A computed fold for a 72-nucleotide RNA from Camelus ferus, annotated as transfer RNA. Its Rfam family is "tRNA". Rfam's curators write: Transfer RNA (tRNA) molecules are approximately 80 nucleotides in length. The coordinates come from a structure-prediction model, not an experiment, and the mean pLDDT is 83. Taxonomically the source falls in Camelus (Eukaryota, Tetrapoda, Amniota, Artiodactyla).
Parts: sequence; structure tokens; C1' cells
RNA sequence: GGAGGUAUGGCUUAGUGGUAGAACGCGUGCUUAGCAUGCACGAGGUCCUGGGUUCCAUCCCCAGUACCUCUG
Repeated sequence: GGAGGUAUGGCUUAGUGGUAGAACGCGUGCUUAGCAUGCACGAGGUCCUGGGUUCCAUCCCCAGUACCUCUG
């Protein structure tokens, strides 16, 4: 230099056009003499950035950024 892939709560991740979920973690409550475990509830996401298509975009298209892989 060329090709491909990934980017979604603090972390790991699901989600093939119609209001974004889960596990862990965090907070509160119940339970316990207390802790742990368990159970219930809650907070936390402008879905990497900027454009485009569409009635509607995390999803499709273009460009950019970061990281990973392959290759000269």
C1' cells in the first nucleotide's frame, strides 16, 4: 500500500427497517443475630462520528475515526 472484520449502559454481549434487551456489576428492599447466597424492585444507552435513502434506520448506502485480522 491492498483486502476483510468489529464499534450497542461500568463490563461482556443479543437485536436482519417499526418506541433497544439479557447476564455480571451498582443502588434499595425482603430474608439473616450478622455476612454470604437467594428473591423482588430500581437507576444507568442521544446504539463510534457526520451525511444519504425511507412515512420510519442500531439495522440499508457513502465518508471519516479507533481497534483487530489477513496479505504485498